This is a predicted structure of a 73-nucleotide RNA (transfer RNA) from an uncultured Lachnospiraceae bacterium. Rfam family: tRNA. Gene Ontology term of the family: triplet codon-amino acid adaptor activity. It is annotated as a transfer RNA. It was read from a public genome assembly. Its mean pLDDT, the model's own confidence on a scale to 100, is 83.

[in-house]
RNA sequence: GCAUCUGUAGCUCAGAGGUCAGAGCAGCGGUUUCCGGUACCGCAGAUCGGGGGUUCGAAUCCUUCCAGAUGCU
Numbered sequence: 001g002c003a004u005c006u007g008u009a010g011c012u013c014a015g016a017g018g019u020c021a022g023a024g025c026a027g028c029g030g031u032u033u034c035c036g037g038u039a040c041c042g043c044a045g046a047u048c049g050g051g052g053g054u055u056c057g058a059a060u061c062c063u064u065c066c067a068g069a070u071g072c073u
Base pairs, nucleotide, nucleotide: 001072002071003070004069005068006067007066010025011024012023013022018056027043028042029041030040031039049065050064051063052062053061
């Protein structure tokens, strides 16, 4: 330098154009317990890496930049 892939909650991921973007773990509160843990119940937490475009409508399609991974020279 070229090609491909990834970027969504604190962490690991799901979500292949249409309801308020979900789950597990972690966190907080409650029940239980002498206390803790386990279990169960509930709560909070991401406007989806940034910009632009297409569309009535975009996390999802196109484009550009940024960061990371892999391969090739």